[in-house]
RNA sequence: GGGGCAUUAGCACAGUUGGUAGCGCGCAACGUUCGCAAUGUUGAGGUCGGGGGUUCGAAUCCCCCAUGCUCCA
Numbered sequence: 001g002g003g004g005c006a007u008u009a010g011c012a013c014a015g016u017u018g019g020u021a022g023c024g025c026g027c028a029a030c031g032u033u034c035g036c037a038a039u040g041u042u043g044a045g046g047u048c049g050g051g052g053g054u055u056c057g058a059a060u061c062c063c064c065c066a067u068g069c070u071c072c073a
Stems, first nucleotide, its partner, number of pairs: 001072007010025002013022001019056001027043006049065005
């Protein structure tokens, strides 16, 4: 220098023919308990890495950039 893959909640990850973004763990409140643990219910937490484009509508399609991994030279 060139190619490929990844980037979504605090953490690990889902999310497909484009149509209002989710699970688990963790966190908070409450119930059960003398208390803890455990368990149940409810809830908070996201501008989907950044910018632009296409579209009525983009996490999803296109382009550029950033970071990480990897292959080639």